[in-house]
RNA sequence: ACGAUAGUAGUUUAAUGGUAGAAUUCAGGCCUGUGGCGCUUGAGGCGCGGGUUCGAUUCCCGCCUAUCGUC
Numbered sequence: 001a002c003g004a005u006a007g008u009a010g011u012u013u014a015a016u017g018g019u020a021g022a023a024u025u026c027a028g029g030c031c032u033g034u035g036g037c038g039c040u041u042g043a044g045g046c047g048c049g050g051g052u053u054c055g056a057u058u059c060c061c062g063c064c065u066a067u068c069g070u071c
Base pairs, nucleotide, nucleotide: 001070002069003068004067005066006065007064010024011023012022013021018054025043026042027041028040029039030038047063048062049061050060051059
């Protein structure tokens, strides 16, 4: 320099154009002599900028970051 893959919650991840889910984490409550375990409720997220579309995490373009490959 060129190419490929990936970017979603603090962390690990799901979601093939129609209200973004789960686990874990954190907070409250229940349970317990206390703690842990368990049960329950809640909080927390689509890398950035444009385009297409009635509607974009999803499709297209550019940028950024990470990993891998070629020279």